This is a predicted structure of a 73-nucleotide RNA (transfer RNA) from a Patescibacteria group bacterium. The coordinates come from a structure-prediction model, not an experiment, and the mean pLDDT is 80. The organism belongs to Bacteria candidate phyla, within Bacteria.

[in-house]
RNA sequence: GGCGGCGUAGCUCAGUGGUAGAGCGGUGUCUUCAUAAGGCAACGGUUCGCUGGUUCGAUCCCAGCCGCCGCCA
Numbered sequence: 001g002g003c004g005g006c007g008u009a010g011c012u013c014a015g016u017g018g019u020a021g022a023g024c025g026g027u028g029u030c031u032u033c034a035u036a037a038g039g040c041a042a043c044g045g046u047u048c049g050c051u052g053g054u055u056c057g058a059u060c061c062c063a064g065c066c067g068c069c070g071c072c073a
Base pairs, nucleotide, nucleotide: 001072002071003070004069005068006067007066010024011023012022013021018056027041028040029039030038049065050064051063052062053061
């Protein structure tokens, strides 16, 4: 330098056009003499990396840029 993949909650990830979710973790609570395990509840995302475009509508489609990883040279 060329090509490809990825970027979503504190962490690991799903979601591929119609107002964003799970598990783990954290908090509260129930249970216990107490702890662990387990049950329940709420919270947690200024704008789903950034900017623009398409669309009535974009996490999703398109372009550019940034970061990480891989392959080729």